A computed fold for a 168-nucleotide RNA from uncultured Eubacterium sp., annotated as Lysine riboswitch aptamer.
The source organism's lineage runs through Bacteria, Bacillati, Bacillota, Eubacteriaceae and Eubacterium.
RNA sequence: UGAUAGAGGUUGCGUUUUCCAUCAGUAACCGGACGGAUGCCGCAGGAGGCAGUUGAGAUCCGGAGAAAGGGGACGACGCCGAAGAGAUACAGAUUUCCUGUACUGUAUUUUCUGGGCGCAGUUUGAAUAAGGCUGUGACUGUCAUCGUAGUCGAUGGGGCGCUAUCAU
Numbered sequence: 001u002g003a004u005a006g007a008g009g010u011u012g013c014g015u016u017u018u019c020c021a022u023c024a025g026u027a028a029c030c031g032g033a034c035g036g037a038u039g040c041c042g043c044a045g046g047a048g049g050c051a052g053u054u055g056a057g058a059u060c061c062g063g064a065g066a067a068a069g070g071g072g073a074c075g076a077c078g079c080c081g082a083a084g085a086g087a088u089a090c091a092g093a094u095u096u097c098c099u100g101u102a103c104u105g106u107a108u109u110u111u112c113u114g115g116g117c118g119c120a121g122u123u124u125g126a127a128u129a130a131g132g133c134u135g136u137g138a139c140u141g142u143c144a145u146c147g148u149a150g151u152c153g154a155u156g157g158g159g160c161g162c163u164a165u166c167a168u
Stems, first nucleotide, its partner, number of pairs: 001167006009080001012079005018073003029063005038051003042101006083113003086109007114140002117137008142157006
């Protein structure tokens, strides 16, 4: 220098079938009351279309009544930059089109993060669940240096790292 194989944890990481709870007595839909001009797109703007005084939206009452996303449990699969964010580019979805933005997916870059957890703020979300981001706290794994050392302690670093084997 290259190749191969490993470790961090039984709350390591990600994907997924099934079941369960939640979403929710919510949304759509039907009927009524009231009311009187707007309503239909994730959001904003522009162009346009449709519905509407044969009654729009909002509000209230009654009937009827979901689903997705997110979560938990048992399993299965792939793994140890596992994976997660940021940036860029492309594509998708939408309401009929355009612009911007938000959302989803793919690819690239290497920009950041060793790992899980607690707390605080913020964001997504129906949510006090869970996730993302930032900060912080101890813990844990690994390496370096030092020590009053016997797998202990202190300080510091990071995964393009660390350990083992083989080859050069």